Small-subunit ribosomal RNA from a metagenome, 1497 nucleotides, folded computationally.
């Protein structure tokens, strides 16, 4: 420290999600020891039991059980408090500690510093003085009474260290006077008046008394506690107004103390944007977790502090409480009961029970620390010290170590070798932590009483006091740590993960199922993602998931972010608060900077250093603690005071420029209307129409007249205005701006939350108005529809006044102010210098452009640069500018503005392609111009259906359909149907076993097959080869699936001209440049420019064939001359043809024009050929998941007595039909019949086959010659000549059927091909559509060849005769290049939007219904304080001890007063018929709104 994730790729913004820590956790798997910690986060829900607070007999009276002594006894027991001790009772202390919880509380509750002259403080230290002498009750107990019980009630009697009077009073406190420091009641000194004892307890005496313990009243002190205050730490303003005891005040109560703390009475005050009030959370806090740090979260365990104890309420005792385990009163629960009335509060320790994902034992022990109480001894003590459970967490050890390759089985993987688990494992040789068993034993205890003894103070003396030393009981845990011995590798390893982020992979399984997943995404048959197996990575007594919390996330940015276009600048503007703010000179010292002190508890962090074998844990010590608060200084910025300036800012005076604003009036042009004339059939409108208009006289045109609305030309990236806006002319008010020169004011100044005003258009109210326009509407078109888009009408409206609205893409999508950063070029208005021309200035308004800046695009003095100050705004998309509340508004709607829930994106910009009912350009039989066809009929093929046992199968748009298949009767054959066969019809190999096997005969069968006979092996080193046949096993075999696993080969795009690459350059980048750009070309072909320069696949060319010529060769090929023949038949010949080599020829070479002095290109000469001569092979990167698994060949899957193999038949040939390619035709440019003429290229021995003879013929017979420039297939046909037919369904056309043939073949029926005779269909130039072809081509004509035993109308060649047209690129298609726009990139056959039907889910309204909470008012009114009374009662005191008072209890009353009611309206939730839109969901309906000019931007 960073990753993945939007895109085809980039860069950015932005959000989701990951890797890390950490936890009082839970949950899954697993689970060996010790050590330290923790351990009802959830209903402050309810509790059974038991125990958590007593204690003092040395205050008391005394004696209920226990013991011991006495003393009496009938030995049964009785009686004495005498002693130990001590139940109950009264009295001290103590139950305010210490233990729980976090429910309330948002507040002086807490943190911190302070005050406190506004208090109080038991027990404890110290230190003064005391500590006299009287009284009169009362529990205990005892009679009696009432009661289930709790209890209570009444006589009598009895004590105190219980209770009350009285003296004294050092001093204290009140009150009243008065004095000084001083910070209000503080300290310090005077003077006069009102309160107090337990002579108690014990010990000890020499009995006088003395110690000790306690009491009482004062002084300090220590703790503790109250009350005050300053600052700090939460969320919402969809909570803006809140307060009457409320704010002061005098005056009284009242408290330990100030105080409206309370009352009476005056006064009207206080709090609140700096956030009161309310509402919702929440004990705070040291600290914990985290982070670099600032921060962020969080308040378990420990410690501090608050608050609370079933729910409210309320006081009483008391130093302390408005009391956890105390009392009262209400209320709810429960529990008891005799129904009459009583108990009770685990939020102490364990423990139950529901709850809940979840959280322990009814445990030991007062040995240690601590705490009450005691004079101690000691009792209490669930505090607390310990043990138990729990891997909840932290630390630690362990589960063995060496050695061990034949790299062992065995797994997994691999085509085979081998690979790998793996020195792993066995084996061998150690150890012995742990573990079982045995034994041994620390520290944790310190000293109490005591007794011993020393010291010292005081005293006659004793007890006693202080200090110190030596003995000296007491251990829960505890079978304690720790140690020895023994025994044996023995007891002890799992979880998660391996597609990427992330460290770590193979096989099978499955098969868009079953499942995974944090996110991206995985699974549709080869899954490295899903299970399981191996391997391998991680941690390890743990490992994973979930869950919170920070971090990463600079993703709320104070450190340290943004707003032109991504989320974002308020429409504008004046302006109060706030916020900043020019320059100089002097005080103070708030901020600030420094030194000092105080405080920041401990314990946690940090650093040392030490104790537990180490660590975890502790221990000691440092340092820190960034804060507060007092004080001492400094004085530069800031804030302040006081004085001064004049650079900001402002005033005045003299100018100027305009659609600024507001009112009144004026004008002219169009334009509709109404009158009249003229005229006469239309006329308007549109892609074309048509509704409308018009013989009732329109358009058209003139006259006149009337109306309202807007102001052409000038007009202009030009004026002006804050914005909105503002345009005929003139006047009247009015506003703001600008240069310059001068005087003047002295920071008056920038911003600006709230607020206040202005704000287009559309709408709204009230009166006007209405010419054109022109929402709704109607009507006509258009369309599948067409509630549009065109038209023809038209109402609101649009226009004026006056009042609302207050909104816009109110946009520079750019807040305002001010300063600083090259510069060019225009334009508007001053002003200056100048004859001009221009030059400088100052304010405006555009454009290019530096430096910077920015994701890029772009912006750059008019800044999106570089600073300042101030406001406004943003934090993923969708849901939503929705819902709700509230404000505003006549509405219409505005403002403010969630939240569930869904997604993984959403988006900005620039990039490459694709596309565009975009644009240029250019090219193609692409259109146009021709010629000729297909579509129409007959047939012949090929597909579709369809039919069938089967009618194998593959190819299906262009690019399948005379295709594969260049020959389906059998075979091929794959496909049907039925008979065999099962190491197999075919390959290799081993092992046994025979010696056959083939061939011919024979039977049987449809064959294969099966059985019989018959022939009968070779080679040998004598083991055995070779071969065959049976049988074993490996195996063969499959035209079965997958062309979406593949190879190779094919088709198209297309023979279009493209398609890249190396440097280099520009860009962050993808990527661009080169390859665009002018030219030119068939061509990226060439040339020229050019940040490119070069190059490679393509083109071209290099290969072949054809055209010319020439050179060598002449057989079989030629014959001009010679001779020769019927005939190049022969001789000869090499001259021509011709053939086979091998070379010339042609390059834009030459002229001339055009062009840039290029390339080219246009003519034109020479040439057999002219501008690639014609033709052919040859096909770039790539695209179509194109075609082929059935030429081959291959991975995987499947079949294995069958999906293999063999035979026989059938079947690919079916036939109501579409279709596509074709042949023959329809006829006179023909047909037919007779004669005659001219080729090329080919093929031939299981062959072409001449002559001859037979047949009408197809073909037969017989036979010559040829492995061929020699023979032969062979007649070339259209052509020409000459006859005939004469326009007709024909002397066209042949289909189709009959009947005789022929050939080929084992076979000709399903099923060939041909001959011959008869038969003569349909068709009379073919409908919308469509097809090829631009020169030896179209189109006619025949020839051959391969395949083949036969079978050609198809396919491949080949010659023969031989055209027409192309003006030309508007338009069809299909290509290229450049550019443009884009929401496409599976790339328009894209993308993508609403409604409607389903299903889900969450939300909002909802009549109501129901619970909480709080408030107001009014009733009722418990307890209990306070008050008031004198109705009962009344021991201490006073009284002449008499009456009586003094005073007290109860009672009554009186304010306040919990709970409870009743009425209101507030809020917050739960439910809900029913409505609503929302969002999610492979394949539903309808449309086509958007994104190209998206077809109406």
């Nucleotide at each position: 420290a960073g990753a993945g994730u939007u895109u085809g790729a980039u860069c950015c913004u932005g959000g989701c999600u990951c890797a890390g820590a950490a936890c009082g956790a839970a949950c899954g798997c697993u689970g060996g020891c010790g050590g330290c910690g923790c351990g009802u986060u959830u209903u402050a829900a309810g509790c059974a039991u038991g125990c958590a607070a007593g204690u003092c007999g040395a205050a008391c009276g005394g004696u209920a059980a226990c013991a011991g002594g006495c003393u009496c006894u009938u030995c049964g027991g009785a009686g004495c408090g005498c002693u130990g001790a001590c139940g109950a009772g009264u009295g001290g202390c103590g139950g305010a500690c210490g233990g729980g919880u976090g429910a309330g509380u948002a507040a002086c509750a807490c943190g911190u510093a302070g005050g406190u002259g506004a208090u109080c403080u038991g027990c404890c230290u110290u230190u003064g003085g005391g500590u006299u002498g009287g009284g009169g009750a009362u529990a205990g107990c005892u009679c009696a009474u009432g009661g289930a019980a709790a209890c209570a009630u009444g006589g009598g009697g009895u004590a105190a260290u219980a209770c009350c009077g009285a003296a004294u009073a050092u001093c204290c406190u009140c009150c009243a006077g008065a004095u000084g420091u001083u910070u209000u009641g503080a300290c310090a000194a005077c003077u006069g008046g009102a309160g107090a004892a337990a002579a108690g307890g014990g010990g000890c005496u020499u009995c006088g008394g003395c110690c000790u313990c306690g009491c009482c009243u004062g002084g300090a002190g220590a703790u503790g506690a109250g009350c005050c205050u300053g600052c700090g730490g939460u969320a919402g303003a969809u909570u803006a107004g809140c307060u009457a005891g409320u704010u002061g005040g005098u005056a009284g109560g009242g408290u330990a103390a100030a105080g409206g703390c309370c009352u009476a009475c005056c006064a009207a005050g206080g709090c609140g944007a700096c956030g009161a009030u309310c509402u919702a959370u929440a004990g705070c806090c040291g600290g914990c977790c985290u982070g670099a740090g600032a921060g962020g979260g969080u308040g378990a365990u420990c410690g501090g502090c608050c608050a609370c104890a079933c729910u409210g309420g309320g006081a009483c005792u008391g130093a302390g409480a408005u009391a956890c385990g105390g009392c009262c009163c209400a209320g709810a629960c429960u529990c008891c009961u005799a129904c009459g009335g009583g108990g009770g509060g685990c939020a102490g320790c364990a423990g139950c029970u529901a709850a809940g994902a979840a959280u322990c034992u009814u445990c030991c022990g007062c040995a240690a620390u601590g705490g009450a109480c005691g004079a101690a001894a000691g009792u209490c003590u669930g505090a607390c010290g310990g043990a138990g459970c729990g891997a909840c967490g932290c630390c630690g050890c362990g589960u063995g170590g060496g050695u061990g390759a034949g790299g062992a089985a065995g797994g997994c993987c691999u085509a085979a070798c081998g690979g790998u688990u793996g020195u792993a494992a066995a084996g061998c040789c150690c150890u012995u932590u742990u573990a079982u068993a045995g034994g041994u034993g620390a520290g944790g205890a310190a000293u109490a009483a005591g007794u011993a003894u020393c010291g010292g103070a005081g005293g006659c003396a004793a007890u006693g006091c202080c200090g110190g030393u030596g003995c000296g009981a007491u251990g829960a845990c505890g079978u304690u740590a720790a140690c020895c011995u023994a025994u044996g590798a023995a007891u002890a390893a799992g979880c998660c993960c391996c597609g990427g982020c992330u460290a770590a992979u193979u096989a099978c399984g499955u098969g868009c199922c079953a499942g995974c997943a944090g996110c991206c995404g995985c699974g549709g048959u080869a899954a490295c993602a899903c299970g399981u197996a191996u391997g391998g990575g991680g941690c390890g007594a743990g490992c994973g998931u979930u869950g919170u919390u920070c971090g990463g996330a600079a993703u709320u940015a104070u450190u340290g972010g943004g707003c032109g276009u991504a989320a974002a600048g308020g429409g504008c503007a004046c302006g109060c608060a706030g916020g900043c703010g020019g320059a100089c000179u002097g005080g103070a010292a708030a901020g600030u900077c420094u030194g000092g002190u105080g405080u920041g508890u401990a314990a946690g962090a940090c650093c040392g250093c030490a104790g537990c074998u180490u660590a975890a844990c502790u221990g000691c010590g440092g340092a820190a603690a960034c804060g507060c608060a007092c004080u001492g200084g400094a004085a530069a910025c800031u804030a302040u005071c006081a004085g001064u300036c004049u650079a900001g800012a402002g005033u005045u005076u003299a100018a100027g420029a305009a659609g600024g604003g507001u009112a009144a009036g004026u004008g002219g042009a169009a334009u509709u209307c109404c009158u009249g004339g003229u005229g006469u059939a239309g006329g308007g409108g549109u892609g074309a129409a048509a509704u409308c208009u018009g013989u009732a006289g329109a358009u058209a045109u003139c006259a006149g007249g009337a109306a309202g609305a807007a102001c052409a030309u000038c007009g202009g990236u030009g004026g002006c205005g804050a914005a909105g806006g503002c345009g005929a002319c003139u006047u009247a008010c009015u506003g703001g701006c600008u240069a310059u020169a001068a005087a003047c004011u002295g920071a008056c100044g920038c911003u600006g939350a709230g607020g206040u005003g202005c704000g287009a258009a559309a709408g709204c109210g009230u009166g006007g108005g209405g010419a054109g326009c022109g929402a709704a509407c109607a009507g006509g078109a258009u369309u599948a529809g067409a509630u549009a888009c065109c038209c023809u009408g038209g109402u609101a409206g649009u226009c004026c006044a006056c009042g609302c609205c207050g909104u816009a893409a109110a946009c520079g999508u750019u807040g305002c102010a001010c300063a600083c950063u090259a510069g060019g070029u225009g334009u508007u208005g001053g002003g200056c210098c100048u004859u001009a021309a221009g030059g400088c200035u100052c304010a405006g308004u555009g454009c290019c452009g530096u430096a910077g800046c920015u994701a890029a695009c772009g912006c750059g003095u008019u800044a999106a640069g570089u600073g300042u100050g101030c406001c406004g705004c943003c934090u993923g998309g969708g849901g939503a500018g929705u819902g709700u509340g509230c404000u505003c508004g006549c509405a219409a709607g505005a403002g403010u503005g969630a939240a569930a829930c869904u997604c993984a994106a959403a988006g900005g910009a620039a990039u490459u392609g694709a596309c565009g009912g975009g644009g240029g350009c250019c090219c193609g039989c692409a259109c146009a111009a021709g010629c000729g066809g297909u579509g129409g009929a007959g047939c012949a093929u090929g597909u579709g259906g369809u039919u069938u046992a089967a009618u194998u199968c593959g190819a299906u748009g262009a690019u399948a359909c005379g295709c594969g298949a260049g020959a389906a009767a059998c075979c091929u054959u794959a496909c049907c149907a039925g008979g065999g066969c099962u190491u197999g019809a075919c390959a290799u190999a081993u092992g046994u076993a025979u010696g056959c096997c083939c061939g011919c005969u024979a039977u049987a069968g449809a064959g294969a097959u099966a059985u019989a006979g018959u022939u009968u092996u070779u080679c040998u080193u004598c083991g055995g080869a070779a071969c065959a046949u049976a049988u074993a096993u490996a195996c063969a075999g499959g035209u079965g699936c997958u062309g979406c696993a593949u190879g190779g080969c094919u088709g198209u795009c297309g023979u279009c001209a493209g398609c890249u690459c190396g440097u280099g350059c520009c860009g962050u980048g993808a990527g661009g440049u080169g390859u665009u750009g002018g030219g030119u070309u068939a061509a990226g072909u060439c040339c020229c420019g050019c940040a490119a320069c070069g190059a490679g696949c393509g083109c071209a060319a290099c290969c072949c064939c054809u055209a010319u010529c020439a050179u060598c060769u002449g057989u079989u090929g030629c014959c001009a001359g010679c001779a020769u023949u019927a005939a190049g038949u022969u001789g000869g010949g090499g001259a021509c043809u011709c053939a086979g080599a091998u070379g010339a020829g042609a390059c834009u070479g030459c002229c001339g024009g055009u062009g840039a002095c290029a390339a080219a290109c246009c003519g034109g000469a020479g040439g057999a050929a002219g501008g690639u001569g014609g033709g052919g092979a040859c096909g770039a990167c790539g695209u179509c998941a194109a075609g082929u698994c059935a030429u081959c060949a291959u991975g995987g899957c499947c079949c294995u007595u069958a999906u293999g193999u063999c035979c026989u038949g059938g079947g690919c040939u079916a036939c109501a039909c579409a279709c596509g390619u074709g042949c023959u035709a329809c006829a006179a440019u023909g047909g037919u019949c007779g004669g005659u003429a001219c080729a090329g290229a080919g093929c031939g021995a299981c062959g072409c086959u001449a002559a001859c003879c037979c047949g009408c013929g197809a073909g037969g017979g017989u036979a010559c010659g040829c492995a061929a420039a020699u023979c032969g297939c062979a007649a070339a046909a259209a052509g020409c000549c000459g006859g005939u037919c004469u326009c007709a369904g024909u002397u066209c056309g042949g289909a189709u059927u009959g009947a005789a043939g022929u050939c080929u073949g084992a076979a000709a029926c399903u099923c060939a091909a041909c001959u011959u005779c008869a038969u003569g269909a349909a068709g009379g130039u073919g409908g919308a559509a469509u097809c090829g072809c631009u020169a030896g081509u179209a189109a006619u004509c025949g020839c051959g060849c391969a395949u083949c035993a036969g079978c050609a109308c198809g396919g491949c060649g080949c010659g023969g005769u031989g055209a027409a047209u192309a003006c030309g690129u508007u338009c069809c298609c299909g290509g290229g290049c450049c550019u443009u726009g884009u929401a496409c990139a599976c790339a328009c056959c894209g993308c993508c939007c609403g409604u409607c039907a389903c299903a889900c889910c969450a939300c909002c309204c909802g009549a109501g219904u129901u619970g909480g909470a709080g408030a107001u008012a009014c009733c009722c009114g418990a307890a209990g304080u306070c008050a008031g009374u004198a109705g009962u009662c009344u021991a201490a005191c006073c009284g002449u001890c008499a009456a009586g008072g003094a005073g007290g209890a109860c009672g009554c009353u009186g304010c306040c007063g919990a709970a409870g009611g009743u009425a209101u309206g507030u809020u917050c939730g739960g439910u809900a018929a029913g409505g609503g839109g929302g969002g999610u969901g492979a394949a539903g309906u309808c449309g086509u709104a958007a994104c190209a000019a998206g077809g109406u931007a």

RNAcentral holds the sequence, with entries from SILVA.